[in-house]
This is a predicted structure of an 85-nucleotide RNA (Glycine riboswitch aptamer) from uncultured Sphingopyxis sp.
RNA sequence: GCGCGGGAGAGCGCGGACGCCCGAAAGGGCGAUCCGCCACCGAAGGAGCAACCGCCCCGGAAACUCUCAGGUCAAAGGACCGCGC
Numbered sequence: 001g002c003g004c005g006g007g008a009g010a011g012c013g014c015g016g017a018c019g020c021c022c023g024a025a026a027g028g029g030c031g032a033u034c035c036g037c038c039a040c041c042g043a044a045g046g047a048g049c050a051a052c053c054g055c056c057c058c059g060g061a062a063a064c065u066c067u068c069a070g071g072u073c074a075a076a077g078g079a080c081c082g083c084g085c
């Protein structure tokens, strides 16, 4: 690195657009799409401090911190752990 399995946290928020369905109409419902606003989470990535470590005055550095990114029904993703190659 690849394959399989396990794998948390936080709004299924509000408004608009778009698509579909119902309706005579007004309007209503659904959506894994797009835009805006606020709140929240941290375990892709990124960044910061630094415990610690090393070939030691130079380097490597977290599960801590920040949330730029990402995420807040499900799906997908997912640090990390186990097994196999």
Stems, first nucleotide, its partner, number of pairs: 001085006011038001013037005018031005039072003045068001046066003052060003

About this RNA
The organism belongs to Sphingopyxis, within Bacteria. The RNAcentral record of the sequence draws on MGnify. Its mean pLDDT, the model's own confidence on a scale to 100, is 82.